[in-house]
Context: one part of a larger RNA
RNA sequence: GAAUGAACGUUGGCGGCGUGGAUUAGGCAUGCAAGUCGUGCGCGAUCUUGUUUUUUGAAGCUUCGGCCGAUGAAUUCAAGGGAAAGCGGCGAAAGGGAGAGUAACGCGUGGAUACCUACCCCCGGGACCGGGAUAGCUGCGGGAAACUGCAGGUAAUACCGGAUAAAGUCUCCGGACCAAAGGUGUGAUUCCUCCAGGGGAUGGGUCCGCGUCCUAUUAGCUUGUUGGUGGGGUAAUGGCCUACCAAGGCAAAGAUGGGUACCGGGUGUGAGAGCAUGGCCCGGCUCACUGGGACUGAGACACUGCCCAGACACCUACGGGUGGCUGCAGUCGAGAAUCUUCGGCAAUGGGCGCAAGCCUGACCGAGCGACGCCGCGUGCGGGAUGAAGGCCUUCGGGUUGUAAACCGCUGUCAGAGAGGUGGAAAUGUUUGGGGGUCCUCCCCCUUAUUUGACCUAAUCUCAGAGGAAGGACGGGCUAAGUUCGUGCCAGCAGCCGCGGUAAGACGAACCGUCCAAACGUUAUUC
Repeated sequence: GAAUGAACGUUGGCGGCGUGGAUUAGGCAUGCAAGUCGUGCGCGAUCUUGUUUUUUGAAGCUUCGGCCGAUGAAUUCAAGGGAAAGCGGCGAAAGGGAGAGUAACGCGUGGAUACCUACCCCCGGGACCGGGAUAGCUGCGGGAAACUGCAGGUAAUACCGGAUAAAGUCUCCGGACCAAAGGUGUGAUUCCUCCAGGGGAUGGGUCCGCGUCCUAUUAGCUUGUUGGUGGGGUAAUGGCCUACCAAGGCAAAGAUGGGUACCGGGUGUGAGAGCAUGGCCCGGCUCACUGGGACUGAGACACUGCCCAGACACCUACGGGUGGCUGCAGUCGAGAAUCUUCGGCAAUGGGCGCAAGCCUGACCGAGCGACGCCGCGUGCGGGAUGAAGGCCUUCGGGUUGUAAACCGCUGUCAGAGAGGUGGAAAUGUUUGGGGGUCCUCCCCCUUAUUUGACCUAAUCUCAGAGGAAGGACGGGCUAAGUUCGUGCCAGCAGCCGCGGUAAGACGAACCGUCCAAACGUUAUUC
């Protein structure tokens, strides 16, 4: 000098873009962060309409017995409507967070293959005949709760059996074996969906070469250890596991041990070589209260799934239960130190759905913080009796200083108001036309219409210099000095060093210098 996720001190006008828990991977109140599909299925609450019956019984009529019957309430049945819960499908393995662990095929780079891949695309095939349950529900219970038992009965794209079977699997090459589900609709070979297979795409698994911090005041390490055979296991290779056999394997080019640390793209600095670093963003890895385990599934050994153990916390009727913010906000603690318990799904993206749409603390926005970078402003011109005041003085004057006052002008920003552009294109509905042999389906063009949480360009009007300057420094390095106070005291200080009675170095004043909405200090890197 440059730099920082900075902090501290003094000061502080506006805007844009970024950025903000680095310490206790310490503990967490509360709300939200993963749902969706009725075009898979059975049911169907409140409600609405109509109707039946019973009761009440206004007005009217009356032969005073009643008749008729508005209105209200209850009820039966039917239709509409569709809440909640349930079965089932897909999603929940993504997105979001953190860096504890890890010196490792973890990452980076370049290769390899013994493998898998839901949804998506292409290809040619198939979807036949049957069955038994179960939740919800009803009835009877248990429990403070969490929850749960028995009996009855019901549906499916849930489950099961049979048939069919190759371009699939196994094969001794003879053969053997493996599937499915329907929905919408008046109407399905044709739309959506389902099954088996082949190919693609995408994503992943596994293996290998090379590279990847410090320490020898760590020198030997290893028994499933190194290799082989048979077997098991996996989607798949392999001591991955097991039985037997052999006795190997690694190491001074640093094994083993110890310490530290996520890695890379990058970032900082530097002329470069290099050194330092890995926050935000992107890719990979790992973790989800701590330790262990598997289940489901195309995919997990699964952040807001399950089981066991532990610590901690909460509820309890003391019998027993419940929880996991390293999601977004927020809170306590520790700390020099790090934000709102905000708005919206309008855009982009994701999940589900034919769709409308629903969900989305991803995301888009707003809020707070000079934390950083950048931009703008705090006026402009004139103005000498060089005013007053301050400071200095050789007492003549000098300086602050055109600075102020005063005169004229402008209107950026902020303030008030007006109108207005863009972030919006899609989707849906609709008009007309065309195409896909037909079509309920799809595509293209077209008319009208619908959608903004939040922000806003540019413009015009209003008023008035009005609302907007500080910080550090002034002995040398290093730009900028005088006076007073103090008297080796009080103090300063990055280094040299100042201060003991004339201090340009301490404190104050005036003046000056440098930066400027900042200026200094501290810490750290080059």
This is a predicted structure of a 526-nucleotide part of an RNA (small-subunit ribosomal RNA, 5' domain) from an uncultured prokaryote. RNAcentral holds the full RNA, with entries from ENA.